[in-house]
Molecule: Bacterial large signal recognition particle RNA
Organism: Vulcanimicrobiota bacterium
RNA sequence: CGGUGCUAGGUGGGGAGUUAGCGGUGCCCUGUAACCCGCAAUCCGCUUUAGCGGGGCUGAAUUCCCUCCGGAGGCGGACCUGAGUCGGUCUGCCCGAGCGGUCCUGUUGUUGAAAUCUGGGCCCCGCUCAAUCGGACGCCCGUGAACCCGGUCAGGCGCUGACGCGAGCAGCCGUAAGCGGGAGGUUUGAUGUGAAGCGGGAUAACCUGGAUGGAGGCAGGGCUUUCGGUAACGUGGCUCUGGUGCGUCGAUGGCGGGUGCACCG
Numbered sequence: 001c002g003g004u005g006c007u008a009g010g011u012g013g014g015g016a017g018u019u020a021g022c023g024g025u026g027c028c029c030u031g032u033a034a035c036c037c038g039c040a041a042u043c044c045g046c047u048u049u050a051g052c053g054g055g056g057c058u059g060a061a062u063u064c065c066c067u068c069c070g071g072a073g074g075c076g077g078a079c080c081u082g083a084g085u086c087g088g089u090c091u092g093c094c095c096g097a098g099c100g101g102u103c104c105u106g107u108u109g110u111u112g113a114a115a116u117c118u119g120g121g122c123c124c125c126g127c128u129c130a131a132u133c134g135g136a137c138g139c140c141c142g143u144g145a146a147c148c149c150g151g152u153c154a155g156g157c158g159c160u161g162a163c164g165c166g167a168g169c170a171g172c173c174g175u176a177a178g179c180g181g182g183a184g185g186u187u188u189g190a191u192g193u194g195a196a197g198c199g200g201g202a203u204a205a206c207c208u209g210g211a212u213g214g215a216g217g218c219a220g221g222g223c224u225u226u227c228g229g230u231a232a233c234g235u236g237g238c239u240c241u242g243g244u245g246c247g248u249c250g251a252u253g254g255c256g257g258g259u260g261c262a263c264c265g
Base pairs, nucleotide, nucleotide: 001265002264003263004262005261006260009058010057011056012030013029014028015027020047021046022045023044024043035055036054037053038052039051064258065257066256068254069253073249074248075247076246078244079243080242082240083239084238085237086236087235090234092233094229095228096227097226098225100224101223102222103221104220105219106218107217108216115212116211117210118209119208120207121206123201124200125199126198127197128196129194130193131191132190133189134188135187136186137185139182140181141180142179143178149174150173151172152171157166158165159164
């Protein structure tokens, strides 16, 4: 070095989860030339040499063991971005309300603030007066009667012997009741009336006069403070999408190294 027969080993590995821990069943990743049967999730089998039991195959190397490289994939933090949801006992921002304090501005005040007292007005009731509106009476103007009003009564009519007398229509003039209008005198009624008078009442607020008093009063704004609201913004919690970076485990794969016994040539 070759051949034959064996043996150790191998016959997938990994992640999360579960577990005191390990392995398996179930999930996921990787991968295949990568065995079969039985067991198993309120599970099965074990204990650091950590599946067990049974049966096969392969077998000292492309397949076993080790180091390194590489890195599919999983897991855990951190940060960033976006979305959703919850929180007002986060209130920073925003909105509303309020007591007090402080500061500023304006205005007012020794030609007298606040405060206290007092009078009047405004308000209500009664009366008076006035106003307005309506009615009645009176006054003025106009109109106003076929006959049954007046005056004058043409014509005509009647009486008469005559003179003359009488009644009297139309017309004209006038007038009564009535009707219409005017001024506004008297009276009466009413009232969405009154820079009015008198008396009484009421007087919370407002306006105003007076007395005491002797320096503040009022309005707005900023800050502080209290209460409430609001999820738009900020901010905190949770979940999710995407991204960055860290830690951890890590498959197939790659480089290198290592690996037993017997017999024969």